Transfer RNA from a Promethearchaeota archaeon, 74 nucleotides, folded computationally. Its Rfam family is "tRNA". By type it is a transfer RNA.

């Protein structure tokens, strides 16, 4: 330089191909049980969906671009 893959709440990931309300688990924080802790269960917190644009009635989602990390190829 080329090719390819990721990039989504505090963590770890899933939805993407095939457009239609952004979820799971961990966690925090309250509450139930417990003598108490743990375990268990119940509630609630938490995301302009890496940045910019285009498409579209509508974009995490399709297309351009950049940025940042992985791998291979020279």
């Nucleotide at each position: 330089g080329g090719a390819u893959c990721a990039u989504u709440u505090g963590c770890a990931c899933a939805g993407c191909c095939a457009g239609g309300u952004a979820g799971u688990g961990c966690g925090a924080c309250g509450g139930a049980c417990u003598c108490u802790u743990a375990a268990u269960c119940c509630g609630u917190c938490g995301g302009u969906c890496g940045g910019g644009g285009g498409u579209u009635c509508g974009a995490a989602u399709c297309c351009c671009u950049c940025a940042u990390g992985g791998u291979c190829c020279g």
The coordinates come from a structure-prediction model, not an experiment, and the mean pLDDT is 81.